[in-house]
This record gives sequence, C1' cells and structure tokens, in this order.
RNA sequence: UGACGUGCGGCGGGAGAGUCCCGUCCGUCAUCCGGUCGGGCACCGUAGGAGCAAUUUCCUCCCCGGGAAACUCUCAGGUCCCCGUACCGCCGCACCGAG
Repeated sequence: UGACGUGCGGCGGGAGAGUCCCGUCCGUCAUCCGGUCGGGCACCGUAGGAGCAAUUUCCUCCCCGGGAAACUCUCAGGUCCCCGUACCGCCGCACCGAG
C1' cells in the first nucleotide's frame, strides 16, 4: 500500500396471502359507505423463532454422526394501501489481512 471476508450505516431494487363472516363504537337524523376494536374461520412465508422427519448443501469416497439453509413447521408475525421484510447491487466507515 492493500485483495478477499466480516460488522455497521446510507441509497436503490424487493414478494406472498381475505380489503371473508359476526358484533361494539365512531363518522351521519337515517340508509349506504368508511374507519377503530373484539371474536370466528380460512390463508401466507422473505423479519424473528423452532427442527433436522423429508429436500438441498457442507464436514469425508461410503456408513454412522453433526452443522446449515432461500428447506420444513407456522409459536409469534402477516393477508386493501402504507409501513416492514430475507435477499441482491453500489457507496462510505471500522476490523482482519493474502499479496
């Protein structure tokens, strides 16, 4: 001097599934409509969480075993819009540090 990698921050991209049923309250004198709250059933998987029983992958060529996941399960969460979301790209800072 400084690749790769890791962490943090910023910017951009970024889904899925009910705007269902019932009731309370409010907006209205009332109907329609809309919103809030509660309950019921159904559904989603890309925050988090759990699990390796299946799938994939890694530790090793095999068995046993173990880990991980965009896999599986939905506890929580979510299902008009908005917000948020794993993940991807770029930039900056910090750490490590090949050469």